RNA sequence: CUUAUCCGGAGUGACUGAGGGAACAGGCCCUGCGAAGUCCGACAACCUACCCGCUCGGGCAAGGUGCCAAAUCCUGCGGUUUAGCCGAAAGAUGAG
Numbered sequence: 001c002u003u004a005u006c007c008g009g010a011g012u013g014a015c016u017g018a019g020g021g022a023a024c025a026g027g028c029c030c031u032g033c034g035a036a037g038u039c040c041g042a043c044a045a046c047c048u049a050c051c052c053g054c055u056c057g058g059g060c061a062a063g064g065u066g067c068c069a070a071a072u073c074c075u076g077c078g079g080u081u082u083a084g085c086c087g088a089a090a091g092a093u094g095a096g
Base pairs, nucleotide, nucleotide: 001096002095003094004093005092006091011040013039014038015037019030020029021028024076025075026074027073041068043066046064047063048062050059051058052057072090077087078086079085080084
């Protein structure tokens, strides 16, 4: 840079001990009934492998990632019937 997805799912565990929700701004939240982090575990099924079908599709979960509060927590830009909805941008993840 291209492309697909982003309203589903997932911990009464161990260690540790104060922050966290990407960045900026404004909100709104989570958190000593334990944040972030590490390990374990789970979830999911993008890629590889494997199985059924053999284009499509379905399965499995061994390997590579990912992920485990709230829609990507919400808003920010544009359109609209101004409550909401749609789209964009930015971001995250996979594959190339």

The prediction has a mean pLDDT of 85. Predicted 3D model of a 96-nucleotide RNA (SAM riboswitch aptamer (S box leader)) from a bovine gut metagenome. The sequence is in RNAcentral, with records from MGnify. Its Rfam family is "SAM riboswitch aptamer (S box leader)". From the family's description: The SAM riboswitch is found upstream of a number of genes which code for proteins involved in methionine or cysteine biosynthesis in Gram-positive bacteria.